RNA sequence: GGGACAAUAGCUCAGUGGUUAGAGCAGUUGACGCGUAAUCAGCAGGUCGUGGGUUCAAAUCCCACUUGGACCA
Numbered sequence: 001g002g003g004a005c006a007a008u009a010g011c012u013c014a015g016u017g018g019u020u021a022g023a024g025c026a027g028u029u030g031a032c033g034c035g036u037a038a039u040c041a042g043c044a045g046g047u048c049g050u051g052g053g054u055u056c057a058a059a060u061c062c063c064a065c066u067u068g069g070a071c072c073a
Stems, first nucleotide, its partner, number of pairs: 001072002005068003010025004018056001027043005049065005
């Protein structure tokens, strides 16, 4: 330098145009328990990387940018 890929909760990820954006782990509250752990039931945690565009409607499609790890040269 080139063509692709990824970016969604603290972490790992799902969600390929339409119901309120979800799961596991972690956190927190309660139950159980002498207590810790385990188990069970809740709660909290997200302007979906940034800025534009398309659309009645965008996490999702298009463009640019930023960041990241690989590949080719």